About this RNA:
The RNA shown here (Glycine riboswitch aptamer) has 105 nucleotides and comes from Roseateles toxinivorans. Its Rfam family is "Glycine riboswitch aptamer". Rfam links the family to the GO term glycine biosynthetic process. About the family: This family represents the bacterial glycine riboswitch.
RNA sequence: GCGGCUCGUCAGGAGAGAGCUCUCUAUAUGAGAGCCGCCGAAGGCGCAGAGGCAGGUGGCACAAGCACGGCUUCGAACGCUCAGGCAAAAGGACUGAUGAAGCGC
Numbered sequence: 001g002c003g004g005c006u007c008g009u010c011a012g013g014a015g016a017g018a019g020c021u022c023u024c025u026a027u028a029u030g031a032g033a034g035c036c037g038c039c040g041a042a043g044g045c046g047c048a049g050a051g052g053c054a055g056g057u058g059g060c061a062c063a064a065g066c067a068c069g070g071c072u073u074c075g076a077a078c079g080c081u082c083a084g085g086c087a088a089a090a091g092g093a094c095u096g097a098u099g100a101a102g103c104g105c
Base pairs, nucleotide, nucleotide: 001105002104003103006100007099008098009097010096011095012094017036019035020034021033022032023031024030037086038085039084043082044080045079046078049074050073051072052071053070056068057067058066
């Protein structure tokens, strides 16, 4: 100096009821509880699929190839809607810039 990983900072960043009832509060667009309707982009879970491991069953004269199965790793912006969210604020996957530590060249 380059690279990607982790974290920090700055900027951008979608979707969906300012829902109804009750209580607290000075009021409610706040908080809590209940009910109905919704969203997917914190997180989480699932599958499609890909890789690896042993070596089970079938097959075979015995094997190999092959087929079925077991365990395990990765696993999406797809699915679920547990959590979270449904005016603003906050949060927000992801993107760009930048900084720091460690790692590789």
The coordinates come from a structure-prediction model, not an experiment, and the mean pLDDT is 76.